[in-house]
C1' cells in the first nucleotide's frame, strides 16, 4: 500500500431480510441447609418515569427497504494474507 475475516448485554456467542439478546457463564433475590457448596424457581441494556409504561440500543456515520445485526458506501479498531 492491495487482498481478506471479525466488532452484538459484565464475559462467551446465536440469529444472515421480519418482536435485538436464544443459549452458556457471572452477577442479584429466593426456596432448601445449622451453615455452605450443589441443585431448583426467578431476575439481570441505557434514559426518562413511584409505577404502569415509553423512547432509545448490534463498532462509528449515513444509504437502500413497508421493515436492516443481516444488503450497498464511507469510516475506526483487531485478527490474517500478499508485496
Nucleotide at each position: 500500500g492491495c487482498c481478506g475475516a471479525a466488532g452484538u448485554g459484565g464475559c462467551g456467542a446465536a440469529a444472515u431480510g421480519g418482536c435485538a439478546u436464544a443459549c452458556g457463564c457471572a452477577c442479584c433475590g429466593g426456596u432448601c441447609u445449622c451453615a455452605a457448596a450443589a441443585a431448583c424457581c426467578g431476575g439481570c441494556g441505557g434514559u426518562g418515569g413511584u409505577a404502569a409504561c415509553a423512547c432509545c440500543g448490534u463498532a462509528u456515520g449515513g444509504g437502500u427497504u413497508c421493515g436492516a445485526c443481516u444488503c450497498c458506501c464511507a469510516u475506526c479498531u483487531u485478527c490474517g494474507g500478499c508485496a